[in-house]
This is a predicted structure of a 527-nucleotide part of an RNA (large-subunit ribosomal RNA, domain I) from a Planctomycetaceae bacterium. Its mean pLDDT, the model's own confidence on a scale to 100, is 81. It was read from a public genome assembly. Its Rfam family is "Bacterial large subunit ribosomal RNA". Taxonomically the source falls in Planctomycetaceae (Bacteria, Pseudomonadati, Planctomycetota, Planctomycetia).

Context: one part of a larger RNA
């Protein structure tokens, strides 16, 4: 020096566990904010720190309800001083307080009224004053709109694709958007919108490359329809003017394609009735009932035995609308919390139904030709969107420029024309079925189990640390049933540490199990 065995050290793998995560289902909720939010700073306890709570009325105050013997939140034990059956602590509801900040208040914008007032005559823009319970800021995704890439694919690349995606901006709601046919179809019809399945990777589009990619129809989910403008009438204000017009306001009327309505006229009918309703179509409140926010009741087991401990084993019982689950010194229906089931609200919030309540109520015929959304529809040029890349390219939308008709009308049916059919634009509102989950409740898992699962199971993680900054970003779980956390003695520096003793089933805090690398000691053999 090597090999082997044994005993240790070292290290923290493995096994077991789970406070934490992940995913999903059902229900709820879907906002907060100038009555000052979200987020911070600083305070606040008998007591130094951090977390939690709270705000100079400061781990809290008041009222109402629940609840019952202890209690003054956690790390974190002890001590001090208290409180409590005259009901504390605790839980729920309502109220009070709520420092400094932060939209953060000063202002600004919007709206309304009045007065002024350019180029430019009237006017308009602008300005001034006053009023303002309007806006602003925050918030995870979903939604509408605006702006809008590139990598990539095409085996290169330019049209194309990626993709109207990412990103940015604005805006709104619990959903948003869409929506009651100037529709879809085809010789037959259907009857708002939305979503799902199918149609169908079809018809098509496409350097006809890569790729992109419908719709009708059919089957389902859910269903709901309405209001203005105008004609005309009444009342009323202003203006121009001279007996006529123009511009308004309020109310009635009226709302559609089998055209409808206004106006004139003729006939019939009408309330002790019928219908509808708080999300559109008008709109408010109350009562009853139900739900949520605390709770309450809630069955049934003993002995022996092994063991540190019985929830194990043996024997014999019981309950079950409860044998879900968790805890308890090992595996418990019957020990504890619970579970099935039953039950409960002074207060606040909330839902549906019923009632009170509130609102509405004509139809047929004839005449007349008054109304039915104009710088609109359409055209030209240029773009965009439509599955559709300019194509034979309709339809829809926009820019520029033009520019109708008025029901014997107008638009559409994929160039265009005719016939035929379908519809009625240029005003508006509209629940449900659908999308999402920062959040709450209940539950589930052939999901993870501490190098996994969230970045984060851990006094104290978006922490420590890093970066000028925007940002980036960890490691770190387990004594034991119970601290019983090792009194006392000895060595030692009044150490550290060790040896006894005691406690414990074992485990000694660098604490469950305790692999390997690596290090050492002892023995044997070889060199």
């Nucleotide at each position: 020096g090597g090999u082997a065995u044994a005993u240790g050290g070292g290290g923290g793998a493995u096994g077991u566990c789970u406070u934490g995560g992940c995913a999903u289902u059902a229900g709820a909720a879907g906002g907060c904010u100038a009555u000052g939010a979200a987020g911070g700073g600083c305070g606040u306890g008998a007591a130094a720190g951090u977390c939690u709570g709270c705000g100079a009325a400061a781990a809290g105050c008041u009222u109402g309800g629940g609840g019952u013997a202890g209690u003054u939140g956690a790390c974190a034990a002890a001590c001090a001083a208290g409180c409590g059956u005259u009901g504390a602590u605790c839980c729920c509801a309502a109220g009070a307080u709520c420092c400094c900040u932060g939209a953060a208040c000063c202002a600004g914008c919007g709206u309304g009224u009045a007065c002024u007032g350019a180029a430019u005559a009237c006017a308009u823009a602008g300005g001034u004053a006053c009023a303002u319970u309007g806006c602003a800021g925050c918030g995870a995704a979903c939604c509408g709109a605006g702006u809008g890439a590139a990598c990539u694919g095409a085996a290169a690349c330019a049209u194309c694709u990626a993709a109207g995606u990412a990103a940015c901006u604005c805006g709104a709601g619990g959903a948003a958007g869409a929506g009651a046919a100037a529709g879809a179809a085809a010789a037959a019809u259907c009857g708002a919108u939305u979503c799902c399945g199918u149609c169908a990777g079809u018809a098509g589009c496409g350097g006809c490359g890569a790729g992109c990619g419908a719709a009708a129809g059919c089957g389902g989910a859910a269903c709901a329809g309405c209001c203005c403008a105008a004609a005309c009438c009444a009342c009323u204000g202003g203006g121009g003017u001279u007996u006529c017009c123009c511009c308004g306001g309020u109310g009635g009327g009226g709302u559609u394609g089998u055209a409808g309505g206004a106006c004139u006229u003729u006939g019939c009918a009408c309330a002790u009735g019928a219908g509808a309703g708080u999300u559109a179509g008008a709109a408010a409140a109350c009562u009853u009932c139900g739900g949520u926010u605390a709770g309450g009741g809630g069955a049934a087991c003993g002995a022996c035995u092994u063991g540190g401990a019985a929830c194990g084993g043996u024997c014999g019982a019981u309950c079950a609308u409860a044998g879900a689950g968790g805890g308890u010194g090992a595996c418990a229906a019957u020990c504890c919390c619970g579970u099935a089931c039953c039950u409960g609200a002074a207060a606040a919030c909330u839902g549906c139904a019923a009632g009170u309540c509130u609102c509405u109520c004509g139809u047929a015929g004839a005449g007349c030709a008054c109304c039915u959304g104009a710088g609109u529809a359409g055209g030209a040029c240029c773009a965009g969107u439509c599955a559709c890349g300019u194509g034979a390219a309709a339809c829809c939308u926009g820019g520029u420029u033009u520019g109708a008709a008025u029901c014997a009308a107008c638009g559409g049916g994929g160039a265009c024309c005719a016939u035929c059919c379908c519809g009625u634009a240029a005003g508006g509102c509209u629940a449900a079925a659908u999308a999402c989950u920062c959040u709450c409740u209940a539950a589930u898992g052939a999901c993870c189990g501490a190098u996994a699962g969230u970045g984060a199971a851990c006094u104290c993680a978006g922490u420590a640390g890093c970066g000028c900054g925007a940002g980036u970003g960890a490691a770190a779980g387990a004594u034991g049933a119970a601290a019983a956390g090792a009194a006392c003695c000895c060595c030692g520096u009044u150490u550290a540490g060790g040896g006894g003793a005691g406690g414990g089933a074992a485990a000694g805090a660098a604490c469950c199990u305790g692999a390997a690398a690596c290090c050492a000691u002892a023995u044997a053999c070889c060199u």